[in-house]
Context: one part of a larger RNA
RNA sequence: UCAUCUUGAAGGAACUCGGCAAAAUCACUCCGUAACUUCGGAAGAAGGAGUACGACUUUUAUAGUCGUGGCACAGAAUAGAAGAGUACGACUGUUUACUUAAAACACCGGUCUUUGCUAAUAGAAAACUAGAUGUAUAAAGACUGAUACCUGCUCAGUGCUGGUAAGUCAAGAAAGGUACUAUUAAGGUACUGAUUGAACCUUCAGUAAACAGCGGUUGUAACUAUAACGAUCCUCAGGUAGCGAAAUACCUUGGCCACUAAUUAUGGUCGUGCAUGAAUGGUUUAACGAUACUCUUACUGUCUCCAAGAUGAGCUCA
Numbered sequence: 001u002c003a004u005c006u007u008g009a010a011g012g013a014a015c016u017c018g019g020c021a022a023a024a025u026c027a028c029u030c031c032g033u034a035a036c037u038u039c040g041g042a043a044g045a046a047g048g049a050g051u052a053c054g055a056c057u058u059u060u061a062u063a064g065u066c067g068u069g070g071c072a073c074a075g076a077a078u079a080g081a082a083g084a085g086u087a088c089g090a091c092u093g094u095u096u097a098c099u100u101a102a103a104a105c106a107c108c109g110g111u112c113u114u115u116g117c118u119a120a121u122a123g124a125a126a127a128c129u130a131g132a133u134g135u136a137u138a139a140a141g142a143c144u145g146a147u148a149c150c151u152g153c154u155c156a157g158u159g160c161u162g163g164u165a166a167g168u169c170a171a172g173a174a175a176g177g178u179a180c181u182a183u184u185a186a187g188g189u190a191c192u193g194a195u196u197g198a199a200c201c202u203u204c205a206g207u208a209a210a211c212a213g214c215g216g217u218u219g220u221a222a223c224u225a226u227a228a229c230g231a232u233c234c235u236c237a238g239g240u241a242g243c244g245a246a247a248u249a250c251c252u253u254g255g256c257c258a259c260u261a262a263u264u265a266u267g268g269u270c271g272u273g274c275a276u277g278a279a280u281g282g283u284u285u286a287a288c289g290a291u292a293c294u295c296u297u298a299c300u301g302u303c304u305c306c307a308a309g310a311u312g313a314g315c316u317c318a
Base pairs, nucleotide, nucleotide: 001313002312003311004310005309006308007307008306010304011303014302019299027051028050029049030048031047036041038146052068053067054066055065056064057063058061069073081297082296083295084294085293086292087291088289089288093105094104109144110143111142112141113140114139115138121130122129123128148283149282150281152214153213154212157211158210159207160206161205162204163203166202167201172196173195176192177191178190179189180188181187215233216232217231218230219229242276243273254270255269256268257267258266
């Protein structure tokens, strides 16, 4: 000096990206326990008191009363730190075996589409098999993701479904024609060919919990400001309810409030949303989380600022 430990005056997170690490809490009995809530929970919430030994009592016990000893009685060891707010995801679960455990995946629930059974769908060259010894309260595909309140407008484009008078359109079929052959002919071969000919496409509708999309400019109210109101252009339709400097906000450390002595953090609010927005789900939400952020109490060598000691290693000498 390093590793693993022990202890520490005063302070107590001033350390640091961040309380990382350490300390603290810890068992059992009794008392007591808030907001919120899906009434189940939250909850071991929080916060307190007791705990050894002896005698006696009685309702025989984890009880009560009295007494005794120690610095210390869950006498060593093993054994929750707690609380508040926010984001995300409802939850238990799953995952990158060997750098990511999560807000990702899954999930209960919701919706749409396909499928009437020799089902759709999937595998296979086929036979056949799965679906299923099931039968629409079933099976398959897709999206969303508990619950609660909801889920606005647009079918112009793309897709899908349906209709279809007409147009277009392949192979095939084909009267007829031409040439050759044959010849009295019938016939044969080659080329051509009016006409006929499905779906698709053109076309007309429907469909957005299908893929998707959801505007400018300008004037106006008795201070000013703003614009309920009007004009105009464009569009398939111009973003509704909500939420909003957000895991989305460039400007930006936005403005105001709270927290602090001081805060680009955090929480609340406003809305001027660079570029929010409704199952690509929107907004909430009790419970839950080795999730992320912020704060408080307790606690401490994380630090102010290091010191001493134990064990082992290293180094020097023998």

Model confidence (mean pLDDT): 85 of 100. This is a predicted structure of a 318-nucleotide part of an RNA (large-subunit ribosomal RNA, domain IV) from Diceroprocta semicincta. The full RNA is in RNAcentral, with records from SILVA.